[in-house]
RNA sequence: CGCGCGGGAGAGUUCCGGGCCCAAUCCAUGGUCCGGGCACCGAAGGAGCAACCCCUCCCCGGAACCUCUCAGGUGAACAGGACCGUGCG
Repeated sequence: CGCGCGGGAGAGUUCCGGGCCCAAUCCAUGGUCCGGGCACCGAAGGAGCAACCCCUCCCCGGAACCUCUCAGGUGAACAGGACCGUGCG
């Protein structure tokens, strides 16, 4: 570094528009999907600062779970998930 297994947080059941279903037709309500607004979250990725590592020193190089929030995400579950443990190569 790659693969398998186990663990693994945060934040909206928000507003608007549209499609579909409930339902023979229209509307309402509800459900679901898509797009957008506002608010919010940080632990894929990305960017910034630099304690520290490297080096005799400087340069170069590396570098946080800190900062930003571009990307991503925001009921539970699922999924994703930095990182941790473990097995194999």

A computed fold for an 89-nucleotide RNA from a soil metagenome, annotated as Glycine riboswitch aptamer. The prediction has a mean pLDDT of 76. It matches the Rfam family "Glycine riboswitch aptamer". For this family Rfam cites "In Vivo Behavior of the Tandem Glycine Riboswitch in Bacillus subtilis" (Babina et al., MBio, 2017). The sequence is in RNAcentral, with records from MGnify. Of the family's consensus pairs, 90% are formed in the model.